[in-house]
Context: one part of a larger RNA
RNA sequence: GGCAAAUGGUGGAUGCCUUGGUCAUGGUAGCCGAUGAAGGACGUACAAGGUUGCGAAAAGCUUCGAGGAGUUGCCUAGAAACGUUAUAACUCGAAGAUGUCCGAAUGGGGAAACCCAGUUCCGUAAACCGGAACUACUCCGAGCAAUCGGAGAGGGAACCCGGGGAAGUGAAACAUCUCAGUACCCGGAGGAAAAGAGAUCGCAAGACAUUCCGUAAGUAGCGGCGAGCGAAAUCGGAAUAGCCUAAACCUGUUGAAUGUUAAAGCUUUAGGGCGUUGUUCAGCGGGUGUCGCGGGGAUGAUCCGGAGUCUUCCUAAAAAGAUUCGGAACGAAAAGAUCGUUAGCAAAAUGAGACCCGAAAGCUCAACCGAAGAAGGUGACAGUCCUGUAUGCGAAAACGAUCUUGUAGUUCUGGGAACAUUACCCAAGUACCACGGAGCACGAGGAAUUCUGUGGGAAUCUACCCGGACCGUCGGGUAAGGCUAAAUACUCACCAUGAACCGAUAGUGAACGAGUACCGCGAGGGAAAGGUGAAAAGUCCCCCUGUUAGGGGAGUGAAAUAGUACCUGAAACUAUUUGCCU
Numbered sequence: 001g002g003c004a005a006a007u008g009g010u011g012g013a014u015g016c017c018u019u020g021g022u023c024a025u026g027g028u029a030g031c032c033g034a035u036g037a038a039g040g041a042c043g044u045a046c047a048a049g050g051u052u053g054c055g056a057a058a059a060g061c062u063u064c065g066a067g068g069a070g071u072u073g074c075c076u077a078g079a080a081a082c083g084u085u086a087u088a089a090c091u092c093g094a095a096g097a098u099g100u101c102c103g104a105a106u107g108g109g110g111a112a113a114c115c116c117a118g119u120u121c122c123g124u125a126a127a128c129c130g131g132a133a134c135u136a137c138u139c140c141g142a143g144c145a146a147u148c149g150g151a152g153a154g155g156g157a158a159c160c161c162g163g164g165g166a167a168g169u170g171a172a173a174c175a176u177c178u179c180a181g182u183a184c185c186c187g188g189a190g191g192a193a194a195a196g197a198g199a200u201c202g203c204a205a206g207a208c209a210u211u212c213c214g215u216a217a218g219u220a221g222c223g224g225c226g227a228g229c230g231a232a233a234u235c236g237g238a239a240u241a242g243c244c245u246a247a248a249c250c251u252g253u254u255g256a257a258u259g260u261u262a263a264a265g266c267u268u269u270a271g272g273g274c275g276u277u278g279u280u281c282a283g284c285g286g287g288u289g290u291c292g293c294g295g296g297g298a299u300g301a302u303c304c305g306g307a308g309u310c311u312u313c314c315u316a317a318a319a320a321g322a323u324u325c326g327g328a329a330c331g332a333a334a335a336g337a338u339c340g341u342u343a344g345c346a347a348a349a350u351g352a353g354a355c356c357c358g359a360a361a362g363c364u365c366a367a368c369c370g371a372a373g374a375a376g377g378u379g380a381c382a383g384u385c386c387u388g389u390a391u392g393c394g395a396a397a398a399c400g401a402u403c404u405u406g407u408a409g410u411u412c413u414g415g416g417a418a419c420a421u422u423a424c425c426c427a428a429g430u431a432c433c434a435c436g437g438a439g440c441a442c443g444a445g446g447a448a449u450u451c452u453g454u455g456g457g458a459a460u461c462u463a464c465c466c467g468g469a470c471c472g473u474c475g476g477g478u479a480a481g482g483c484u485a486a487a488u489a490c491u492c493a494c495c496a497u498g499a500a501c502c503g504a505u506a507g508u509g510a511a512c513g514a515g516u517a518c519c520g521c522g523a524g525g526g527a528a529a530g531g532u533g534a535a536a537a538g539u540c541c542c543c544c545u546g547u548u549a550g551g552g553g554a555g556u557g558a559a560a561u562a563g564u565a566c567c568u569g570a571a572a573c574u575a576u577u578u579g580c581c582u
Stems, first nucleotide, its partner, number of pairs: 001581009015567001016531002020502002022499007029491002031155002039102003042055003046078001049075003061096007070082003107116003117135007137152006159190001160188005170177001174224001200207002211238004221229002242483003245427001249287010265274002267318006292461001294426003297422004302417003306325007326413005334405009344393003350366004355362001367384002369373001375387003432456007442468001463478005518525002538566001541553004
């Protein structure tokens, strides 16, 4: 020096474990914010580093309820206290109070958590100073104005609507095309959003708003007819709900123009009277009206239809209108009832053993409950030990849902029906056309239908649009105004339940003081790190030594080669001893 064996060291694999994650199902909730949010800074305990809570009233204050014999959150012991059966500490829940500073941040400024003010009031008799309230901007309403009142602003995981809008890629290159109207940016809204009551489809039969699912169907089509893109009707389901304006006509009011010869006007008739009343246009209101076997208006005559009061220049009659009562529908708030959520409560049944063991839930023997043999814990594996579980019960207060009562309020209640005439109205720079684009599954194509930048530019029912160029016939519908629940989408969050999901190089980046330490000027990037034991019983005391290091005894414990560098403790690497070889 090599080989082998044994015993150690080092190291932290493996096994076992789980406080943490992942995924899903069902439900709840679906917003928070100038009454100052989300998110933070700084404080706050007997001492106080982290975390949790809270805010100078600061691990808390008040009231009400439910528990309650223990308690002063956790890492976390100690000290000092509080309470112990009702003047009840402490815990949980509901409602309040307080709530520094920053932050939309809003008195002005600002390098966030800081600086500096003004007005009024108070300490105050007065000043410094201190305290309280107010003092931003935009829009809307009222007002001549000063000013007053209201709303907005910011945040939020996904879902939704709108405005913009790529490229890597595929086409085996690449330009039309694709990826894709995706990613991303911006604006806006809600618990859903959007869409929605035919100028729709269909095809010669009919359907009957919208939305969603299945089907039709990878079909019809589109396509450097390449790569690829890709319907609709129909049928079967989910859920179902329909309405309001504009205009014509009548009328109130405001403004403008026009009009005096009292012509027109003041509901009609007769008599009187008034006279800027009238007419036209415009604005703002009220009534009417809302449709496609077209509808409405106006005019005419017919039929049907509660009452009272008042008004329409005066008197009489008629007619019309307004209002009240009565009646009908809906129905805020409030009250009551029921149910639910936010604390909780009750809840059956096992003993023995001299067995193994440190420990019984194991084993043996003998029982019991079960609407409960889900699960977790307890010194090994427990229906009957504990927490629970099946089942049943419970709210002073707050919130939610449903129902009842039917107040306030709103609407209807007087107009309606059919007929005839009339041709007054039925959404205009619109429809449509041309050109340029976009969107439709459809790339300009034979290219309809939809949107619109530029330029032209209709019609009002004997009308207009559509049925995939266009024309005729036939059929369907009524654009250019608006509202509308449900079925549908999503899950930051909360509750319940689960998993042929992970088990510490896995599973979240994060099982642990993790978005921490650390890196970066910054945007941003971003770790490692779990396990003594049933219980700290965490080694009194003695000894070695320079030693608060480390160890040897002793003691605890079932075990200390379980000693906090702690379960198990592989390999590399390394040491000692022994044997053999050189």